[in-house]
Context: one part of a larger RNA
Molecule: large-subunit ribosomal RNA, domain IV
Organism: Alphaproteobacteria bacterium
RNA sequence: CUGUUCUGAAGGAACUCGGCAAAUUGCACCCGUAACUUCGGAAGAAGGGUGACCCUAAUAAAGGCAACUUUUUUAGGGUGGCACAAAAGAGGGGGUGGCGACUGUUUAUCAAAAACACAGGGCUCUGCGAAGUCGUAAGACGACGUAUAGGGUCUGACGCCUGCCCGGUGCUGGAAGGUUAAGAGGAGGUGUGCAAGCACUGAAUUGAAGCCCCAGUAAACGGCGGCCGUAACUAUAACGGUCCUAAGGUAGCGAAAUUCCUUGUCGGGUAAGUUCCGACCUGCACGAAUGGCGUAACGACUUCCCCACUGUCUCCAGAGCAGACUCA
Numbered sequence: 001c002u003g004u005u006c007u008g009a010a011g012g013a014a015c016u017c018g019g020c021a022a023a024u025u026g027c028a029c030c031c032g033u034a035a036c037u038u039c040g041g042a043a044g045a046a047g048g049g050u051g052a053c054c055c056u057a058a059u060a061a062a063g064g065c066a067a068c069u070u071u072u073u074u075a076g077g078g079u080g081g082c083a084c085a086a087a088a089g090a091g092g093g094g095g096u097g098g099c100g101a102c103u104g105u106u107u108a109u110c111a112a113a114a115a116c117a118c119a120g121g122g123c124u125c126u127g128c129g130a131a132g133u134c135g136u137a138a139g140a141c142g143a144c145g146u147a148u149a150g151g152g153u154c155u156g157a158c159g160c161c162u163g164c165c166c167g168g169u170g171c172u173g174g175a176a177g178g179u180u181a182a183g184a185g186g187a188g189g190u191g192u193g194c195a196a197g198c199a200c201u202g203a204a205u206u207g208a209a210g211c212c213c214c215a216g217u218a219a220a221c222g223g224c225g226g227c228c229g230u231a232a233c234u235a236u237a238a239c240g241g242u243c244c245u246a247a248g249g250u251a252g253c254g255a256a257a258u259u260c261c262u263u264g265u266c267g268g269g270u271a272a273g274u275u276c277c278g279a280c281c282u283g284c285a286c287g288a289a290u291g292g293c294g295u296a297a298c299g300a301c302u303u304c305c306c307c308a309c310u311g312u313c314u315c316c317a318g319a320g321c322a323g324a325c326u327c328a
Stems, first nucleotide, its partner, number of pairs: 001323008010314002014312001019309001027051005036041001038157001052079007060071004080084001092307004097302002099299002104116002120155007132141003158294004163224003168221002170217005177212003183206002188201005225243005252286001253283001264280005
């Protein structure tokens, strides 16, 4: 010096992307316990006290014929130690946001999560030789099931809700008209032949689904504007005008896991805060099952703050063990 284990004055996160790592806490009984809440929880919340041994009295249980023995619990008194859950084992805690309801699942070997799943909700297909899937087929699964069933797809507990647009694309329905293949049809024409004929070609007409067309449908794919003016300070614009559109973003939320300008502005917390929390709304570029907004409980998730605690640090030091190095 390296690895590992331990100890440390004063300070106590000043370290650092970040308390990473370490330390603290840890058991039993008693007391005590907030917001919030789906009334179950939160909760071991938090916070505090006691604990060894001896004596006395009471108490309960077991054993014993009995004398009595062992143990439990309670009250009072006393003894020793630095230390009595004396070793080992054995939760640090609180507050506040985000995301996901939850327990679960996952990248065997760099990702455990906010990703997947989930109960619940919706749409849609399917009447049974079901739809769907595998197979050329026979056949099989679906299912020895029968719409309270089965398949597909989206969303994701619960609470309050889920606005407008069917012009485009898709799907469903419609059948009047237009278009439309083979086929049917056969006017007419061509070749050849003396002819009968044979071989070609071929207009009108007829002719399905589809497409055009007409409707419906957004918890189908998706979409949800611009300019100008206006109130008796100013500012702003409830109001008006105009252009365009299928319709111009409703409720709720909003510098957000979304905000470029941006460290926006104001408030809080700090002596000092690009992060954090609360607001504002000028939303570059939120927004309602590609769900919106809340939400108790839960989380080896993630942001910020506080208490306790500490060699993370100021600032390093010492010790044990194993190496390295020197000598043998």